[in-house]
RNA sequence: GACGAACGCUGGCGGCGUGCUUAACACAUGCAAGUCGAACGAGAACGCACCCUUCGGGGUGUUAUUAGAGUGGCGAACGGGUGAGUAACACGUGGGCAACCUGCCCUCGCGUGGGGAAUAACUUCGCUAACGCGGAGCUAAUACCGCAUAACGCAGUGACACCGCAUGGUGAUGCUGUUAAAGGCGGGGAUCCUUCGGGACCCGUCGCGUGAGGAGGGGCCCGCGUUCCAUUAGCUUGUUGGUGAGGUCACGGCUCACCAAGGCAUCGAUGGAUAGCCGACCUGAGAGGGUGGCCGGCCACACUGGGACUGAGAUACGGCCCAGACUCCUACGGGAGGCAGCAGUGAGGAAUUUUGCGCAAUGGCCUAACGGCUGACGCAGGACGCCGCGUGAACGAAGAAGGUCCUAUGGAUUGUAAAGUUCUGUCAGAUUGGGAAGAAAACUGUACGGUUAAUACCCGUGCAGCUUGACGGUACCAUCAGAGGAAGCACCGGCUAACUCCGUGCCAGCAGCCGCGGUAAUACGGAGGGUGCAAGCGUUGUUCGGAUUCCACUGGGUAUAAAGGGUGCGCAGGCGGCCUGUUAAGUCAGGGGUGAAAUAUGACGGCUCAACCGUCAAACUGCCCCUGAAACUGAUAGGCUUGAGUCCGAGAGAGGUAGGUGGAAUUCCAGGUGUAGCGGUGAAAUGCGUAAAUAUCUGGAGGAACACCAGUGGCGAAGGCGGCCUACUGGCUCGGAACUGACGCUCAGGCACGAAAGCAUGGGGAGCGAACGGGAUUAGAUACCCCGGUAGUCCAUGCCGUAAACGAUGGGUACUAGGUGUUGGGGGAUUCUACCCCCUCAGUGCCGCAGCUAACGCAUUAAGUACCCCACCUGGGGAGUACGAUCGCAAGGUUGAAACUCAAAGGAAUUGACGGGGGCCCGCACAAGCGGUGGAGCAUGUGGUUUAAUUCGAUGCAACGCGAGGAACCUUACCUGGGCUUGACAUGUAGUGGACCGUCCGGGAAACCGGGCUUCUCUUCGGAGUCGCUGUACAGGUGCUGCAUGGCUGUCGUCAGCUCGUGUCGUGAGAUGUUGGGUUAAGUCCCGCAACGAGCGCAACCCCUGUCCAUAGUUGCCAUCAGGUAAUGCUGGGAACUCUAUGGAGACUGCCGACUCAAAGUCGGAGGAAGGUGGGGAUGACGUCAAGUCCUCAUGGCCCUUAUAUCCCGGGCUACACACGUGCUACAAUGGCCGGUACAAAGAGCUGCGACGUCGCAAGGCCGAGCGAAUCUCAAAAAACCGGUCUCAGUUCAGAUUGGAGUCUGCAACUCGACUCCAUGAAGGUGGAAUCGCUAGUAAUCGCGGAUCAGCAUGCCGCGGUGAAUACGUUCCCGGGCCUUGUACACACCGCCCGUCACGCCAUGGAAGCCGAUAGUACCCGAAGUCGUUGUCCUAACCCUCGGGAGGGAAGCGCCGACGGUAAGAUUGGUGACUGGGGCG
Repeated sequence: GACGAACGCUGGCGGCGUGCUUAACACAUGCAAGUCGAACGAGAACGCACCCUUCGGGGUGUUAUUAGAGUGGCGAACGGGUGAGUAACACGUGGGCAACCUGCCCUCGCGUGGGGAAUAACUUCGCUAACGCGGAGCUAAUACCGCAUAACGCAGUGACACCGCAUGGUGAUGCUGUUAAAGGCGGGGAUCCUUCGGGACCCGUCGCGUGAGGAGGGGCCCGCGUUCCAUUAGCUUGUUGGUGAGGUCACGGCUCACCAAGGCAUCGAUGGAUAGCCGACCUGAGAGGGUGGCCGGCCACACUGGGACUGAGAUACGGCCCAGACUCCUACGGGAGGCAGCAGUGAGGAAUUUUGCGCAAUGGCCUAACGGCUGACGCAGGACGCCGCGUGAACGAAGAAGGUCCUAUGGAUUGUAAAGUUCUGUCAGAUUGGGAAGAAAACUGUACGGUUAAUACCCGUGCAGCUUGACGGUACCAUCAGAGGAAGCACCGGCUAACUCCGUGCCAGCAGCCGCGGUAAUACGGAGGGUGCAAGCGUUGUUCGGAUUCCACUGGGUAUAAAGGGUGCGCAGGCGGCCUGUUAAGUCAGGGGUGAAAUAUGACGGCUCAACCGUCAAACUGCCCCUGAAACUGAUAGGCUUGAGUCCGAGAGAGGUAGGUGGAAUUCCAGGUGUAGCGGUGAAAUGCGUAAAUAUCUGGAGGAACACCAGUGGCGAAGGCGGCCUACUGGCUCGGAACUGACGCUCAGGCACGAAAGCAUGGGGAGCGAACGGGAUUAGAUACCCCGGUAGUCCAUGCCGUAAACGAUGGGUACUAGGUGUUGGGGGAUUCUACCCCCUCAGUGCCGCAGCUAACGCAUUAAGUACCCCACCUGGGGAGUACGAUCGCAAGGUUGAAACUCAAAGGAAUUGACGGGGGCCCGCACAAGCGGUGGAGCAUGUGGUUUAAUUCGAUGCAACGCGAGGAACCUUACCUGGGCUUGACAUGUAGUGGACCGUCCGGGAAACCGGGCUUCUCUUCGGAGUCGCUGUACAGGUGCUGCAUGGCUGUCGUCAGCUCGUGUCGUGAGAUGUUGGGUUAAGUCCCGCAACGAGCGCAACCCCUGUCCAUAGUUGCCAUCAGGUAAUGCUGGGAACUCUAUGGAGACUGCCGACUCAAAGUCGGAGGAAGGUGGGGAUGACGUCAAGUCCUCAUGGCCCUUAUAUCCCGGGCUACACACGUGCUACAAUGGCCGGUACAAAGAGCUGCGACGUCGCAAGGCCGAGCGAAUCUCAAAAAACCGGUCUCAGUUCAGAUUGGAGUCUGCAACUCGACUCCAUGAAGGUGGAAUCGCUAGUAAUCGCGGAUCAGCAUGCCGCGGUGAAUACGUUCCCGGGCCUUGUACACACCGCCCGUCACGCCAUGGAAGCCGAUAGUACCCGAAGUCGUUGUCCUAACCCUCGGGAGGGAAGCGCCGACGGUAAGAUUGGUGACUGGGGCG
């Protein structure tokens, strides 16, 4: 795009088309084929009219050229339906019939004489339920039968002419034989006859007979075309042909007898499946592909099967006979029926109409005609399709109301849409009026002409008259009225035109593909809006296109995506070198015939347009015939040498087969020497060995394989071939140019060869070695390793026939840049000889241009450019499976599907990530060290458990002394209980009060409730402000979502990376830069480079610290000077030093040397307080982890609103069988205890630090100086050092726990604080597996301060004191960076993914069987019927000598023969316990 469509929603009108695709299933009822009285006999009734009447009726005429029935003729073989069968001369197309038929129709010739016998109807008698049948009798014909006549007919025969493609045909012609007929109607009146009706006769007409021709119709034959399956390869006995006969309209094995043995087939016979064929229709640019409904042509069929009759024509849809199934009637004896005609019914189905009107038209049958019949046909009814029309038009902004949305005092949109104003009148409607075309004929009358003897008839033409319409009072026209009666459907994520809100929350659902939906869905459902089409719109189904992608002729491919056969030989087939002649099959040209009509195309025309219809044209690309051309192909004849082959001369080689032969090595056997191990492995063990192994020497046996040479070297078709010698043998190359003369290339089928393994028979068997045994390894180890070891490996003969049989690349020929190796020849050149060098042929490698390729790559050995031939491919899986066939001894091979299932499977390349891949490098990563954790007690956090609650969050590293830098109340978010509701808190507003605050009382645990006292400010006097109460907007939420978010943070990681612009390369993803060579802590720098630059990171700039200088000098300092003290910078003073805090200097590989080609840089050295980033800090690239946080804060959405808000008391967060993390204190002598004596830094302090003094054993109390602090205070530093004591023990270690007594803070230490003193004195004796930190002022160890804080650190954040050990090094563990490689990973190895098993579903193979279907074979039975035969029996026409005969019939018999039966098989389908694998989840 299309449709004979169906379904869903919707539906105003008209025209033209179209309508059981399924059950060729079954059918009630009506109709669909009759007609002719001018072929024939017979012949009613109702009614009407007249007459008669006994009033009951009867008769006559008409009805009546009648109805109904019969004889006879024509028709019924057309028209109409259907597509079951059919793969066929069925159909299409073109031919043939010298092998044929033809009613009616047309033309022409001739004829139509004279007789006969019956029979239906009818009458009558019977039988039967019915259908129907029988007997007797009468009668007619255009019914039937003889006879006559007769040809140019037919048959036989003779001779002739002409013609043809064989048989043969045509035309004259002689003789012989043979064969016809029917009358009806009308008219005439001249002649004749008459029963007076008429007849003969004449004319006309319709018929009849015969012959010839035509037209149209039919029959038969042939060429070509006409679906799928080869998992159908052989088929055939009337089969193929001949002779003869029969049969037919006609040829023919069509049938029969005899004879011969043929015929068909890979150019697809036979068999199976499917199917009516065509013109055409749909689609497509075309070529093609699909279809065959309507219309037209042909065929086939008519309930199923068989059969003939009649006839011009049938093997007959509305005829007959038989058989079968089914339905109906029945009196049970027997009968009837065939909608695939039109309507209609049931059934089936997703689905297909009215039991309508009419013969007016067109056509058909009958008829002389009028006319009759006609479900053919013409019409009417269903959006099923196509076409046309309408549902209004113009103006109209308050941009109305309402709806929807938003950034919400408002705006946007619906939207000029509505309302409103002014118009129009198509369609539908109407009480209206008019009104076609389709109708021309026929008939009657008449005029003229023709015909005729005729003014009859008849024919033609003209005129007049008379009528004929189903549709339908329809089309059309006019009138009336009034916008009045007339819009839906689908879609809106992309493809694909069209977006928002709400609801829902991986639910409900959507979906053509991709895919949407898990709380902000333009994708589901609804709404608003929009888009598209429109009386329709969507969906489903089918088919073509897009698809040059499901077969590529036009117009594809095969190295790696699917695809080259394992290799060769070779028949058929396909293709084929140069020259010349002939031919004309292919080819081309011209002409002729045909290619039906319709359709399609163009032009014009008719319905108002269109659909539709008409006329004309062109076309129908095809087939056939005639004539011609001769280049090419073919055929044929002749020639040629370049393709191919032969010959001669050389040459290389693991080419093949057979027979010999050699040495090295392994093993075994014998002997000698010799002694305890050997062997084997990562390490071992099994094993061998004192019966003498291994080792070593000598001798022997036996089998297999051939080191070095040896080489991208050679040979072979491939598989493959390797010691040496001999014999036989195949192929190849080079050189010569003698010979043949296209002998060639390829190759379906076929034949042959064909690694390894395997099989059969017989040998052989050293080594090796499936299976198997043992030992190890391991979670296991049916493996890898080890010790043994059988088939096998070897030989002969025969099978097998497959491999990643690979160059994953079929063979042949020709052409198309080069370079460089190598093997075998030849030539040139060269002191003629070797290398080197040059040319050339044949092979074999590498690199590389053009070109090709998706890329990778190929590239004279093509995957380039062309031609020829073969093989093969057409998404993945199922599956190289099943079934079948075939080969094989078997194993198995070859050939080779489908159901079902998926939306991919695959190739090449790219970027990442990953690897028990590689290279380089780094890090307390390992190693080397020091100290810990893990064991104990306690502290603290977490899990778990418990609980009314034990609030919440954090969960590998990167949660767990984390949020929390400090939970007794508060905090507090949790629980119990008690209260409150505009609220504990903010703002606005309306009303109200004069307060609010403060204080007192009652209840109560408090909050709170109730009450008492007290009682505003400013003012322009209007009011305003603060506050309380009441009401209303709202507040409030540590409620949910960190996976809706902002912000902040952790982590990889202070790792050295992450990118961009322009250019270049690539089809592209991308690459390059950023890789490489060095170097660095560093993508740090240098060099190189199709790159050149740049950005974020690194580094530096900032802070602290280390040295010096300058400046400044109090509260800090005190060298010098002076004073003073018991002592002290205490005082004067000083500004030197320390220090303080500002500003500078200093370090840059700057200098020297070595190393590096050089540079960058590295190493060493000098100087220096400091040396190669001096040490420390701050600083965290692009990004990753949907990492963490909605409980800091902010925030979208959702939720609660007398509660999930808020207040209060009490409790809980502090629980405790247990498990883990982080710490503290220890286990002691480098120690504990006692006494004495030194030295810091950095901080904090007014609700504070608090001196001195004093009291207390102590915590602390009292007093209260000084200090908002370089001034005063906290404040004592501790380890250290000196002296003493303890002496290895659960202790003078350790301090948990517990008892008692206290202190301090605080409203309050019970749950649940810290500290002090006395007493008590647990575990613990250095900690399993495992694991953590640290590289120097570090670890370790010692104390000091601060934040939080009323009080409460073993935590956290800081400060200083003392002060080590070790680093060979980068193999390994962990993490990271760069390059490279592989990848089937990309959620990226915590990836992907294989197989079994378990469960569910699905399709399928096998299977004892069971049940069908189909076609055939053999036999049996044998209806109807044709044919043959017989014809006892019966018999009108003719003959007869009257006896009969001829002829006919019944009946019998025979051949054939449908249905049916029997038998054994074949093919195919269904089903089947059980069973096999497969697919999906």
Molecule: small-subunit ribosomal RNA
Organism: uncultured prokaryote